[in-house]
The prediction has a mean pLDDT of 81. This is a predicted structure of a 74-nucleotide RNA (transfer RNA) from a Candidatus Woesearchaeota archaeon.
């Protein structure tokens, strides 16, 4: 150079194929409860769709281009 993939929260995923209610889950964090103290449990909370653009009444999801990473050809 060329092609297939994959990119959601501090981590780890679902959700993308067939756009559609406030983007779910578990692990961490923070507060409190519980305990002599902590550990476990309980309970509340907290944070996310790689970038820019387009199509639409609506985009994580189509569709262009770009970035990063991974295979496979040459």
């Nucleotide at each position: 150079g060329g092609u297939u993939c994959u990119g959601u929260a501090g981590c780890a995923u679902a959700g993308u194929c067939u756009g559609g209610a406030u983007a779910g889950u578990g692990c961490g964090g923070u507060c409190g409860g519980c305990u002599u103290c902590g550990g476990a449990c309980c309970g509340a909370u907290u944070g996310a769709c790689c970038c820019c653009g387009g199509u639409u009444c609506a985009a994580a999801u189509c569709c262009g281009g770009g970035c990063a990473g991974a295979g496979c050809c040459a």

Description: NCBI's taxonomy places the organism under Archaea, Nanobdellati, Candidatus Woesearchaeota.